Predicted 3D model of a 100-nucleotide RNA (SAM riboswitch aptamer (S box leader)) from Bacillus velezensis UCMB5036. The sequence is in RNAcentral, with records from ENA and Ribocentre. It matches the Rfam family "SAM riboswitch aptamer (S box leader)". Its family is annotated with regulation of gene expression in the Gene Ontology. The same sequence occurs in records of 6 taxa.
RNA sequence: UUCUUAUCAAGAGCAGGCAGAGGGACGAGCCCGAUGAAGCCCGGCAACCGACUGAUAAAGCACGGUGCUAAUUCUUGCAGCAGGAGCUGAGAGAUAAGAU
Numbered sequence: 001u002u003c004u005u006a007u008c009a010a011g012a013g014c015a016g017g018c019a020g021a022g023g024g025a026c027g028a029g030c031c032c033g034a035u036g037a038a039g040c041c042c043g044g045c046a047a048c049c050g051a052c053u054g055a056u057a058a059a060g061c062a063c064g065g066u067g068c069u070a071a072u073u074c075u076u077g078c079a080g081c082a083g084g085a086g087c088u089g090a091g092a093g094a095u096a097a098g099a100u
Base pairs, nucleotide, nucleotide: 002099003098004097005096006095007094008093013042016041017040018039022032023031024030026077027076028075029074043069044068045067048065049064050063052060053059073092078089079088080087081086
C1' cells in the first nucleotide's frame, strides 16, 4: 500500500497546563474557534488485541498495544421506495484484528 472481517444512535475536562489560528477526511452545506482552533502534556471514556482472573465459556480487570474525548461518522454526495417530511441499502471515511 492493498485485501478480509467486525464496529461506528452510547461514553469522555462549560474553570486543567503549554501554545497560538485554525479546525470539523474530500466537494457542497452547515457549524466550531481570541469567552481561545490545530498540535503537545495531563486528565477522562471505551474495551478491539495481548496479559491476568475465570472452566479453554460467559463475564471481569484495565497492566501492555491501539483508539477515542462538539454536533449520529455533523448532514449530504450513489441507488431504491415515498406525494412529501423521510426510510432503507450501497459507496466513501474512521478504528481494531488478521493477511499481503